Molecule: transfer RNA
Organism: Malawimonas jakobiformis
C1' cells in the first nucleotide's frame, strides 16, 4: 500500500432471516446476615452497540466511509 476479521457496560459476552423496552457472568454500589470480615442471599446503578452518513414502517445486524486494533502479502 491491497486484501480479510473483529469493534455492544469497567471486563467478557448473547442478541434467530432486520422486528416492539439491547442480556447474562464478572466487578462496583446498597440492604440482610457476621462481634468484624469473607462467602450466600436480595436490591440497584451502569450502553450515543467504535464516530459520521444512507438504505427500510423499523438498524446491534444491509450499504458507504473514517477511526481503531489483529491476520495475510508486497
Nucleotide at each position: 500500500a491491497u486484501g480479510c476479521u473483529u469493534g455492544u457496560a469497567g471486563c467478557u459476552u448473547a442478541a434467530u432471516u432486520g422486528g416492539a423496552u439491547a442480556u447474562a457472568g464478572c466487578g462496583u454500589c446498597a440492604g440482610a446476615c457476621u462481634a468484624c470480615g469473607a462467602a450466600u442471599c436480595u436490591g440497584g446503578a451502569g450502553g450515543u452497540u467504535g464516530g459520521a452518513a444512507g438504505u427500510u414502517c423499523g438498524a446491534g445486524u444491509c450499504u458507504u466511509u473514517c477511526c481503531a486494533a489483529g491476520c495475510a502479502u508486497a